[in-house]
Model confidence (mean pLDDT): 81 of 100. The RNA shown here (transfer RNA) has 73 nucleotides and comes from a Longimicrobiaceae bacterium. The source organism's lineage runs through Bacteria, Pseudomonadati, Longimicrobiia, Longimicrobiales and Longimicrobiaceae. The sequence is in RNAcentral, with records from ENA and MGnify.

RNA sequence: GGGGCGGUAGCUCAGUUGGCAGAGCAUGCGGCUUUUAACCGCCAGGUCCUGGGUUCGAUUCCCAGCCGCCCCA
Numbered sequence: 001g002g003g004g005c006g007g008u009a010g011c012u013c014a015g016u017u018g019g020c021a022g023a024g025c026a027u028g029c030g031g032c033u034u035u036u037a038a039c040c041g042c043c044a045g046g047u048c049c050u051g052g053g054u055u056c057g058a059u060u061c062c063c064a065g066c067c068g069c070c071c072c073a
Stems, first nucleotide, its partner, number of pairs: 001072007010025004019056001028042004049065005
């Protein structure tokens, strides 16, 4: 220098014919228990990496950039 994959909740990750952003775990609260753990229930938690473009509407499509991993040189 060229190419591929990825960036979404605190963590691990889903999520596309473009139309209300989700799960598990963790945290918090409650139940159960003599108590803790385990188990069960409930709540909260988001600039969907950044900036532009297309569109009535973008996590999703297009362009550029940043970061991480891998391959080639």